[in-house]
Molecule: Bacterial RNase P class A
Organism: Actinomycetota bacterium
RNA sequence: GGCGCAGGCCAAGCAGCCGCGGGGCCGCGCGAGCGGCCUCGAGGAAAGUCCGGACAUCACAGGGCAGGGUGGUCGGUAACGCCGACCCGGGGAAACCCGCGGGCCAGUGCCACAGAAAACACACCGCCUACCGGCGGCCGUCAGGCCGCGCGAGGCAAGGUUGAAAAGGUGCGGUAAGAGCGCACCGGCGCCGCGGCGACGCGGCGGCCAGGUAAACCCCACCCGAUGCAAGGCCAAGCAGGACCGCUCGAAGGCUGCCCGCCGAGGUCCAGGUCGGCCGCACAGAUGGAUGGCUGCUCACGACAGAAUCCGGCUUACCGGCCUGCUACGGAA
Numbered sequence: 001g002g003c004g005c006a007g008g009c010c011a012a013g014c015a016g017c018c019g020c021g022g023g024g025c026c027g028c029g030c031g032a033g034c035g036g037c038c039u040c041g042a043g044g045a046a047a048g049u050c051c052g053g054a055c056a057u058c059a060c061a062g063g064g065c066a067g068g069g070u071g072g073u074c075g076g077u078a079a080c081g082c083c084g085a086c087c088c089g090g091g092g093a094a095a096c097c098c099g100c101g102g103g104c105c106a107g108u109g110c111c112a113c114a115g116a117a118a119a120c121a122c123a124c125c126g127c128c129u130a131c132c133g134g135c136g137g138c139c140g141u142c143a144g145g146c147c148g149c150g151c152g153a154g155g156c157a158a159g160g161u162u163g164a165a166a167a168g169g170u171g172c173g174g175u176a177a178g179a180g181c182g183c184a185c186c187g188g189c190g191c192c193g194c195g196g197c198g199a200c201g202c203g204g205c206g207g208c209c210a211g212g213u214a215a216a217c218c219c220c221a222c223c224c225g226a227u228g229c230a231a232g233g234c235c236a237a238g239c240a241g242g243a244c245c246g247c248u249c250g251a252a253g254g255c256u257g258c259c260c261g262c263c264g265a266g267g268u269c270c271a272g273g274u275c276g277g278c279c280g281c282a283c284a285g286a287u288g289g290a291u292g293g294c295u296g297c298u299c300a301c302g303a304c305a306g307a308a309u310c311c312g313g314c315u316u317a318c319c320g321g322c323c324u325g326c327u328a329c330g331g332a333a
Stems, first nucleotide, its partner, number of pairs: 001329001004326007012298007020041009043304001047315002050313005055228004067224005072086005087101001088099004102219002107217002109213003124160002126156004132152002134149006168186006187209001189206007232279004241270005299302001
């Protein structure tokens, strides 16, 4: 120096004028209010509403079933499906990146097409003739023997063929041909030892070998009550309602008459609660829902987008610019 990798920051700037919303102070006014000054006023994602919590109401003794969620390990956290470090697998030369990453020796299921065969397997092409039979030839001391064919029958699974996947891989030995049949290394499985909190790693031994699939049922461990600020709480016109009083006045009914009682007017108190208001509600903040516009100058000429109970995350969208660290390469000293 340019390439690459990781992390962080900014999101046009300045000035003037005019507006909008919240708060405070001052002056005038009996008051409603009017005027002035000061101050604060969107984002890295305010978004999607996908997780986790706070808060709130309802439900709830405890335990279990059902249902849902999470899923390498150890930590962080109020909590999480988030974050960090590490492990394993994959990618990269490296920095580093990616992984819905428990269990298929608990049980059950599935593996289309193709293919011989898709899981206690199988033989289409192929290879072989040691053993048994047959045929042909040769030899024979007449007991039989040898050679050949690959016909019957049988052996084999090395090679070919199919598939996403083929019953461990490579090599040597071995054999009639072959085969973990034997051996070495590698992979896998089990046991033991050592290291690590752990996931796991390393080493030794063993029988020689076990397909895949759990975003299939299922099993294991842990977690989960439901609903969301239109939650919920407070105040409370009007209209109806309840309790008590019912002195006085009025009306009606019954009665010979009177009293009680009932109904009504009136008065006092009460409950739930509609319209409406307030709180919940925030170091922006409403429900009449504010955060804008014009002009001038400058530049690299300006993206995605705007709060609505509040926080912690994730994901998605985004013109560009800046800073820091790291990897490998090239150059100079």